[in-house]
The RNA shown here (transfer RNA) has 72 nucleotides and comes from an Ignavibacteria bacterium. Its mean pLDDT, the model's own confidence on a scale to 100, is 81. The RNAcentral record of the sequence draws on ENA. Taxonomically the source falls in Ignavibacteria (Bacteria, Pseudomonadati, Ignavibacteriota). Its Rfam family is "tRNA". Rfam describes the family as follows. Transfer RNA (tRNA) molecules are approximately 80 nucleotides in length. It is annotated as a transfer RNA.
RNA sequence: UGCGCGGUAGAGAAGUGGUAUCUCGCCAGCCUCAUAAGCUGGAACACGGAAGUUCGAUUCUUCCCUGCGCAA
Numbered sequence: 001u002g003c004g005c006g007g008u009a010g011a012g013a014a015g016u017g018g019u020a021u022c023u024c025g026c027c028a029g030c031c032u033c034a035u036a037a038g039c040u041g042g043a044a045c046a047c048g049g050a051a052g053u054u055c056g057a058u059u060c061u062u063c064c065c066u067g068c069g070c071a072a
Stems, first nucleotide, its partner, number of pairs: 001071007010024004018055001026042005048064005
């Protein structure tokens, strides 16, 4: 320098144009002598940044930042 794959809640992931979802974690309640497990409910400043296309962008396009890999 070029190419490829990634960046989504505290952690790990799904989601390919129309309500952002799951697991773990966190908080509260129920249950228990108590804890764990289980059940119910809840909180989250979550789509790396900026433009563009579109009625509408996590999703499509461009540039930038950043992690990993490959080539030189």